[in-house]
RNA sequence: AGUGGCAGACGGGUGAGUAACAUGUAGGUAUCUGCCCUUUGGCCUGGAAUAACACGAGGAAACUUGUGCUAAUACCGGAUAAGUCUUUACGGAGAAAGCUUUAUGCACCAUUGGAUGAGCCUGCACUUGAUUAGUUUGUUGGUGGGGUAAUGGCCUACCAAGACUGUGAUCAAUAGCUGAUUUGAGAGGAUGAUCAGCCACAUUGGGACUGAGACACGGCCCAAACUCCUACGGGAGGCAGCAGUGGGGAAUCUUGCACAAUGGAGGAAACUCUGAUGCAGCGAUGCCGCGUGAGUGAAGAAGGCCCUUGGGUUGUAAAGCUCUUUCGUCGGGGAAGAAAAUGACUGUACCCGAAUAAGAAGGUCCGGCUAACUUCGUGCCAGCAGCCGCGGUAAUACGGAGGGUGCAAGCGUUAAUCCGAAUUACUGGGCGUAAAGCGCGCGUAGGCGGUUUGGUAAGUUGGAUGUGAAAGCCCAGGGCUCAACCUUGGAACUGCAUUCAAAACUGCCAGGCUAGAGUACGGUAGAGGGGGGUAGAAUUCCACGUGUAGCGGUGAAAUGCGUAGAGAUGUGGAGGAAUACCAGUGGCGAAGCGGCCCCCUGGAUCGAUACUGACGCUGAGGUGCGAAAGCGUGGGGAGCAAACAGGAUUAGAUACCCUGGUAGUCCACGCCGUAAACGAUGUCAACUAGCCGUUGGAGGGGUAAUCCCUUUAGUGGCGCAGCUAACGCAAUAAGUUGACCGCCUGGGGAGUACGGUCGCAAGAUUAAAACUCAAAUGAAUUGACGGGGGCCCGCACAAGCGGUGGAGCAUGUGGUUUAAUUCGACGCAACGCGAAGAACCUUACCUGGUCUUGACAUCCUGCGAACUUUCUAGAGAUAGAUUGGUGCCUUCGGGAACGCAGUGACAGGUGCUGCAUGGCUGUCGUCAGCUCGUGUCGUGAGAUGUUGGGUUAAGUCCCGUAACGAGCGCAACCCUUGUCAUUAGUUGCUACAUUUAGUUGGGCACUCUAAUGAGACUGCCGGUGACAAGCCGGAGGAAGGUGGGGAUGACGUCAAGUCCUCAUGGCCCUUAUAGGUGGGGCUACACACGUCAUACAAUGGCUGGUACAAAGGGUUGCCAACCCGCGAGGGGGAGCUAAUCCCAUAAAGCCAGUCGUAGUCCGGAUCGCAGUCUGCAACUCGACUGCGUGAAGUCGGAAUCGCUAGUAAUCGUGGAUCAGAAUGUCACGGUGAAUACGUUCCCGGGUCUUGUACACACCGCCCGUCACACCAUGGGAGCGGGUUCUGCCAGAAGUAGUUAGCCUAACCGCAAGGAGGGCGAUUACCACGGCAGGGUUCGUGACUGGGGUGAAGUCGUAACAAGGUAACCGUA
Repeated sequence: AGUGGCAGACGGGUGAGUAACAUGUAGGUAUCUGCCCUUUGGCCUGGAAUAACACGAGGAAACUUGUGCUAAUACCGGAUAAGUCUUUACGGAGAAAGCUUUAUGCACCAUUGGAUGAGCCUGCACUUGAUUAGUUUGUUGGUGGGGUAAUGGCCUACCAAGACUGUGAUCAAUAGCUGAUUUGAGAGGAUGAUCAGCCACAUUGGGACUGAGACACGGCCCAAACUCCUACGGGAGGCAGCAGUGGGGAAUCUUGCACAAUGGAGGAAACUCUGAUGCAGCGAUGCCGCGUGAGUGAAGAAGGCCCUUGGGUUGUAAAGCUCUUUCGUCGGGGAAGAAAAUGACUGUACCCGAAUAAGAAGGUCCGGCUAACUUCGUGCCAGCAGCCGCGGUAAUACGGAGGGUGCAAGCGUUAAUCCGAAUUACUGGGCGUAAAGCGCGCGUAGGCGGUUUGGUAAGUUGGAUGUGAAAGCCCAGGGCUCAACCUUGGAACUGCAUUCAAAACUGCCAGGCUAGAGUACGGUAGAGGGGGGUAGAAUUCCACGUGUAGCGGUGAAAUGCGUAGAGAUGUGGAGGAAUACCAGUGGCGAAGCGGCCCCCUGGAUCGAUACUGACGCUGAGGUGCGAAAGCGUGGGGAGCAAACAGGAUUAGAUACCCUGGUAGUCCACGCCGUAAACGAUGUCAACUAGCCGUUGGAGGGGUAAUCCCUUUAGUGGCGCAGCUAACGCAAUAAGUUGACCGCCUGGGGAGUACGGUCGCAAGAUUAAAACUCAAAUGAAUUGACGGGGGCCCGCACAAGCGGUGGAGCAUGUGGUUUAAUUCGACGCAACGCGAAGAACCUUACCUGGUCUUGACAUCCUGCGAACUUUCUAGAGAUAGAUUGGUGCCUUCGGGAACGCAGUGACAGGUGCUGCAUGGCUGUCGUCAGCUCGUGUCGUGAGAUGUUGGGUUAAGUCCCGUAACGAGCGCAACCCUUGUCAUUAGUUGCUACAUUUAGUUGGGCACUCUAAUGAGACUGCCGGUGACAAGCCGGAGGAAGGUGGGGAUGACGUCAAGUCCUCAUGGCCCUUAUAGGUGGGGCUACACACGUCAUACAAUGGCUGGUACAAAGGGUUGCCAACCCGCGAGGGGGAGCUAAUCCCAUAAAGCCAGUCGUAGUCCGGAUCGCAGUCUGCAACUCGACUGCGUGAAGUCGGAAUCGCUAGUAAUCGUGGAUCAGAAUGUCACGGUGAAUACGUUCCCGGGUCUUGUACACACCGCCCGUCACACCAUGGGAGCGGGUUCUGCCAGAAGUAGUUAGCCUAACCGCAAGGAGGGCGAUUACCACGGCAGGGUUCGUGACUGGGGUGAAGUCGUAACAAGGUAACCGUA
């Protein structure tokens, strides 16, 4: 090496398939079971071969093959048969093997029982989809036969026609099942890695062989795909074994050591094999344990960060000093695991010694949830984000830093599961309005079911027994130093099965009952239904008569009708449809039903008796009915009226309004099957305070009559308990319970798509997903708003008077221009505003030239008193030169003020942000409101008070009142004015006297002045009102109902205005964005707007004369008399620090004259000339004067403003600012009206109420088309895959059957031959494959449909308010 035997069916891997007796659990049996244990009996006698081997042959190889020799526990006969199997129970059939190490050995044959393992059968459990509803022909059963270890349609022949299915068959999709794991309080949910049990699979498909066991991972045959070798002829292979490689991927290890232990196979054993296993390696992947030091240490070091600049914080932290040495390192020793030997791990665990704080800390987070905060940078950028949301110049949210928090050899992210989530609700939810009651009945299956007796024991309850593997979880011990981990015992495994017992309840069986239900009898009400007939009013049309010019319609009109006679009116006729009054939260019915009469017919209800005896309730599917619109066929057609036409309206008007008008509306028959089909409330039953109506019935009482009580069936309004998120419901429940059905689970997409069913169609019904958002919704609250309502107020309207808008001028603004035209203010509430006064200055702007610690403040140093005169250059700022002057205090050092120079800290900024702010202001609005405490009500937001009835200018007051009080506002107190009194009389006044003159005397009576008082309070009277508040009238009074006027402005609104008054955070500039200076500009000018003044004239202009104020101002001032000038003004100088003097003549008025309706004797712009004044200076750019010039304008379109009494209108006067410069502004007086019926309307406001989809609050919200971009999706001529079914073709290997061909050692036979076997052939079955046709599913597809999302796009304005035509539902 080979023959032979056993193992190879174990062990190890994987989860493709499988929705199944696969698995789990509990049972069953018609069966087999090598090795092992056990029982009984045996192991006798022959024979023929064949590997190895030898010699050949073929082939590239794999391998094949010829001849010859040989053994066995290999193979084959014969004998025997206790027991076994079989049979017609007579009979028949069928076995063996030895070996050598000599042992109590191991084998062998038959056999009994067992153990173990396996086969088969059954009950129950076991994912999703009904947009899968019917499936099945060996299918279901029977008989005979075959087959198997064994039952069985497992197979076959025949017979029967069954079997499964709404308790979900079939089909499709997905999936190995379990012990368990994870989560959860549990019930449940999710999962099925590791470990353990079972199953299935071994490249894909088919097949058998061998064997005790396989249809066999490392066996065989065939087919297919793939890979490899090849000499092209042919061969080889199967890591879902252990390592390892490639690929894929977000991602997953070493081609290690050993059989030492535990186990397995073989062997008698030695021993061999064992990627099972034991170990080691790699990986913070998880769990557990340990370390990275401990003590002390304040100068609270340095550095960092912050800062209010004082400090704080990092922080006892560090350094420093003292100590320790776990882990690690080095050196030494050194186990257990092993029962005789044998140790991979391994010089490992552990022990001892040595050295040194030495070698050892990170990642997340810091807006809330959620523990932890500052600064810088950035500036809706960059970025963050689990949700809410941060970021647009002061970001605790981005990025950096400092600090902090919580974890820690980890920390975070992503993905996933459960919980919270009572958010699928069994435990444990709901359905009036939030999502949700089928449109309504009848009724099948199902679910549930009155009372009583007996039985039974299925459910139910209790006990016992078996089982519920081990591991895990839990409890108690034990072992590794602890723990993780390991180990022992217990408990548990809530389940299933068997059995015993109980009999209340449910079920079942049997027998009763009458309270549920029903029937009979007798009444009653009714638009209940179907059919037929009939009536009157009205509209329209037709005919005729009368009659004449309009009718009709609207916000107003027009279209339309009408002189061919309308409309109106009268008579007659035709025809269709609908039924006024009665009429009613009245009636009947399930939705729906309305004149009257007749016929047919359903139900309800009441009453008392009789009968049946649970006959009942609900109701998935099913079935019937079912408004309007719509559809089909045939009629009918008066009125109304989609579509359509015309007329209007309008920016448009495919609408609202008007004139017409067809389907339709009506009838018959047939469809449709939907509505906001609503009480948005399923049906049935029971129970639970009251009060008031109303309809039908019955009973009782009573009256002349209306009537009252009880009860029952309906139908309404309040209301208690209770319920409800609230609103509300409340015996007709949304209360308390029971039974059954239907339905819901965020908004949109969408009641849509696809598929199915129904339909003539329209469409109905059933009914998703992708995608997208962080909301959508309900009820109530407070506001705001309404082309909602009520009440009330205001020069809000109305009634009046006068203006603006037209003209020219003044002034402000916009725009334009410019070097600059500085800036701010923008509806009311910016625009004669900041500005109570821009030639320079102001001045912030522009241009030129110029300065840099600065024009101004503080500190330091040096010099000098300060200060002052003059000159030069320059446009000036400035620069240079020059004269006079030496002061005050002193402890003699120096100091104070001031000036010059220097240095740096700093100054400075009318630069930005009023959206970082303070302060101040405007406005609603001098409107009557805005709030609080306590109490009460409400879950709450909130309400009440504050609403209501009166009243007021007023939340003013009274009354009522779950409120009682209070505050800020109102009013009053304050100023002024109106009357009187007292006091006081100078500069005021003056009756007396006097004078030119309050000039003088006298006086303080009057006026006046200015201080103090009085007075007015609805106090009095009458009426009214609620015996109130008050209102009306009256008296008295100077004044009467807050006497007139002013000051006074609640809570708040407008991110209102102001950083350019001032103050101020932050940012910015720093030889300039600061400072100073000359000139210019703010004054421009095609134009537009606002606000004034002046006019257009006769109620006037001009000229002359003449009268009467008030309130102010005045010494850098007001300035008299007088003189000059036409005048502005000049000269002059008295008086006055003001009841003394001055400004300062008031004007309109009055008295005269003139003008005579005209672009004027109106009007005065513009321009020319000549002047005056102020001022360094009137050119840009002042005011005024005189003379001349003499524009527009003849009362103003649409529109719009002010004013209610000493007001409007009109007339003049004064002040502030200011050198000068008002038509502005503030103030003063003179003259001095008209009108208000009233609250309908416009505007604004207050209050109560109502609606709301608004709450940056109607300048709100919001819808649809179109255009653009992106996304997912449906349809789509088709195209391409997967899967499955049916029919047919085909038929490898194999098995079974048949067999005429070929081959053949053992047995029979002397032989021929036979038996038996094999090969081949063939038949049946069948894999791959092929053809044809279906189903289903996925992908893709020109084009196309809608949907969603998107930054400020277009067109309109549909909805929310009465949303400007109430909205909505169904239908066309």
Predicted 3D model of a 1372-nucleotide RNA (small-subunit ribosomal RNA) from an uncultured bacterium.
The coordinates come from a structure-prediction model, not an experiment, and the mean pLDDT is 84.
The RNAcentral record of the sequence draws on ENA.